[in-house]
Context: one part of a larger RNA
RNA sequence: UAAGCGUCUCUGACGCGGAGGCACAGGGAAACCAAGUCUUAAUAGGGCGAAAUAUAUGCUGAUAGGUUAAGACCCGAAGCCAAGGCGAGCUUGCCAUGGCCAGGUUGAAUCCCGCCGAAACGCGGGAGGAGGACCGAACCGGUUGACUGUGCAAAAUCUUCGGAUGAGCUGUGGUAAGAAGUGAAAAGCUAAUCGAGCUUGGUAAUAGCUGGUUCUCCCCGAAAUAACUUUAGGGUUAGCGUUUUGCGUUAAUGAUUCCGGGGGUAGAGCACUGACAGAAAUAUCGCGGGGAAACUCAGAUAUUUCCAUCAAACUCCGAAUACCGGAAUUAUUGCAAAGCAGUAAGACUACGGGCGCUAAGGUCCGUGGUCGUGAGGGGAAAAGCCCAGAUCUUCGUCUAAGGUCCUUAAAUUAAGCUAAGUGCAAAACAAGGAAGUGAAGUUCCUCUGAUAGCUAGGAGGUUAGCUCAGAAGCAGCUAUCCUUUAAAAAGUGCGUAACAGCUUACUAGCUAAGGAAUUUUGCGCCGUAAAUACACGGGGCUCAAGCUUAAUACCGAAGACAAGGGUUUCCCGCAUUUAUGCGGGGAGCGGUAGGAGAGCGUUCCCAAUGCGGCGAAGCCGAACCGUAAGGUUUGGUGGAGCGUUGGGAAGUGAGAAUGUUGGC
Numbered sequence: 001u002a003a004g005c006g007u008c009u010c011u012g013a014c015g016c017g018g019a020g021g022c023a024c025a026g027g028g029a030a031a032c033c034a035a036g037u038c039u040u041a042a043u044a045g046g047g048c049g050a051a052a053u054a055u056a057u058g059c060u061g062a063u064a065g066g067u068u069a070a071g072a073c074c075c076g077a078a079g080c081c082a083a084g085g086c087g088a089g090c091u092u093g094c095c096a097u098g099g100c101c102a103g104g105u106u107g108a109a110u111c112c113c114g115c116c117g118a119a120a121c122g123c124g125g126g127a128g129g130a131g132g133a134c135c136g137a138a139c140c141g142g143u144u145g146a147c148u149g150u151g152c153a154a155a156a157u158c159u160u161c162g163g164a165u166g167a168g169c170u171g172u173g174g175u176a177a178g179a180a181g182u183g184a185a186a187a188g189c190u191a192a193u194c195g196a197g198c199u200u201g202g203u204a205a206u207a208g209c210u211g212g213u214u215c216u217c218c219c220c221g222a223a224a225u226a227a228c229u230u231u232a233g234g235g236u237u238a239g240c241g242u243u244u245u246g247c248g249u250u251a252a253u254g255a256u257u258c259c260g261g262g263g264g265u266a267g268a269g270c271a272c273u274g275a276c277a278g279a280a281a282u283a284u285c286g287c288g289g290g291g292a293a294a295c296u297c298a299g300a301u302a303u304u305u306c307c308a309u310c311a312a313a314c315u316c317c318g319a320a321u322a323c324c325g326g327a328a329u330u331a332u333u334g335c336a337a338a339g340c341a342g343u344a345a346g347a348c349u350a351c352g353g354g355c356g357c358u359a360a361g362g363u364c365c366g367u368g369g370u371c372g373u374g375a376g377g378g379g380a381a382a383a384g385c386c387c388a389g390a391u392c393u394u395c396g397u398c399u400a401a402g403g404u405c406c407u408u409a410a411a412u413u414a415a416g417c418u419a420a421g422u423g424c425a426a427a428a429c430a431a432g433g434a435a436g437u438g439a440a441g442u443u444c445c446u447c448u449g450a451u452a453g454c455u456a457g458g459a460g461g462u463u464a465g466c467u468c469a470g471a472a473g474c475a476g477c478u479a480u481c482c483u484u485u486a487a488a489a490a491g492u493g494c495g496u497a498a499c500a501g502c503u504u505a506c507u508a509g510c511u512a513a514g515g516a517a518u519u520u521u522g523c524g525c526c527g528u529a530a531a532u533a534c535a536c537g538g539g540g541c542u543c544a545a546g547c548u549u550a551a552u553a554c555c556g557a558a559g560a561c562a563a564g565g566g567u568u569u570c571c572c573g574c575a576u577u578u579a580u581g582c583g584g585g586g587a588g589c590g591g592u593a594g595g596a597g598a599g600c601g602u603u604c605c606c607a608a609u610g611c612g613g614c615g616a617a618g619c620c621g622a623a624c625c626g627u628a629a630g631g632u633u634u635g636g637u638g639g640a641g642c643g644u645u646g647g648g649a650a651g652u653g654a655g656a657a658u659g660u661u662g663g664c
Base pairs, nucleotide, nucleotide: 004016005015006014007013008012026033027032036048037047038046039045073212074211076209080202081201082200084199085198086197092176093175094174095173096172097171098170099169100168101166103135104134105133106131110127111126112125113124114123115122139163140162141161145158146157178194180190181189182188215599216598217597219595220594225238226237227236228235229234239343240342241340242339243338244337245336246335247334251332253331254330255329256328257327258326259325260324261323267317268315269314273311274310275309278306279305280304281303282302283301284300285299288297289296290295346371347370348369349368350367351366352365353364354363355362376387377386378385391565392564393563394562396561397560398559402555403554404553405539406538407537411552412551413550414549415548416547417546423541424540432526433525436523437522438521439520440519441518442517443516444515445514453510454509455508456507457506459483460482461481464478465477466476489504493502494501566589567588568587569586570585571584572583573582574581575580576579600653602650603649604648605647606646607645608644609643610642611641618637619636620635621634622633623632624631625630
């Protein structure tokens, strides 16, 4: 000191108590020896010690964080068990003893009488009153439809329907129940509860699940991945966060530049492995087609040549990045140990890919970004896009993305294009089609007069020949000549039954200056269809307020800058109560889960010290102070208790839990 014991003003304090622990000596497996000891044959050497110095620790206790066992942050199951109890006044079966069933219909057995007959049988009449018989009230039931559905009712009402002398209905009393009863059997019923009643207990059952989880300021700040998992919405370890200490500052870490490396991706290629379009040659094959045959046409396979291609599991080649190592510069990381976590559903976007339909706001990987955890400006509106990272204040300045006709802060100039309201939309809107229109070319014709238009001609052989009913430029077939001419097809298109007629090519004249074809390209057009309303956010806009190009301004954010304040951390200086203060300088201060720090307030206890009927607490206001939680003073109300300072202990802070209770 522990238990324990004693005393006292008894949640505790004080005293007694050395049991035990640690230390005071180590070495060896041990016996054992001992400032040494062990190893060994060894005093050779070596290991661990002693001695001296420095530094750190160890043990015990307190406090704080975390973990484990416990109800273990709080509330919440359906359930399981009980050698505890209560229930058959509902309902099921049974027992005892009572009660009830209007009226009508049908007419079994049996008996009697008559007729026929040898008889049996048969026929007719009468009496009779059977039946899980018939119709239908009471009574019992509950088929259909309606109604009701905060009902009259936690199963009713109306209509319709089934049984209604029977395995019928019903009163009273009794009896059988919880793994048990009862059951004409539906796992039905056993008190609005039944695939195991109700109640009490085990019990704060368990809940990898859902919900909730209460004051403030300050620093840092994630993850949605890997491995394993009866694992996948849960965990363990790692990864990523935080705090402390140490190492390192001769930089182990990041960035940039340079130097040195290996590679087989993108691309490319066909040299290998395969695929694959065409042509040629050679060789081989054969119930291929044709043919009498010779032969010819086509085909298959292999090789070679030429030409043209393809490949994640092809490569003669082969980057950029990335990665590894070194150096320089620069920055502030890096490593180790220990404490504490959270995270393991991620989303979109850009790029490289797999799957899919080169579908999806799809899915699965890789590399970035943002959101997640991020406010602000833009995108009409908006998690993930563009710009930009919010410490506080300023009716200060400058910009980013994006904008500058009005809504709405801010704009003009210059040159073109578009006529479609195209467009004013980030992206996309096909194939195909068209004298839309602008620009740039190429080739032709053209004052010896083009092209268009107008005037005139456009003829003869000849109705070419054939065919044909006809065929005369113009159904069809063949040929497509000659002449007069400035020019005129044995005819370009209409037309006729066939001719006729009109027209074109071609020619002349008039007129007078451009015309024709084609290629590339800009902006437009059609193609182009959705549901309240036209639909760029709207108004509205046409040499623009659209598109292209150029230039210069301006607006525009919580960005940057300016001025001032707060705070974290590092460095320097001064001071001191040694851990703080003051001054200067540098770098910081978005933040969910989460880590760390510093505080506010509530109740009670101890010590000290105060206030209060000349008015305590509480309540309702006001003013002031503090970054905040909060605090102080004061007026009113209230009517008896309450603070401050320094410590201590907690049933210590509410807006949410279909929370609990009360009130409305």
Large-subunit ribosomal RNA, domain II from a bioreactor metagenome, 664 nucleotides, folded computationally. The prediction has a mean pLDDT of 81. The full RNA is in RNAcentral, with records from SILVA. It matches the Rfam family "Bacterial large subunit ribosomal RNA". Gene Ontology terms of the family: ribosome and structural constituent of ribosome.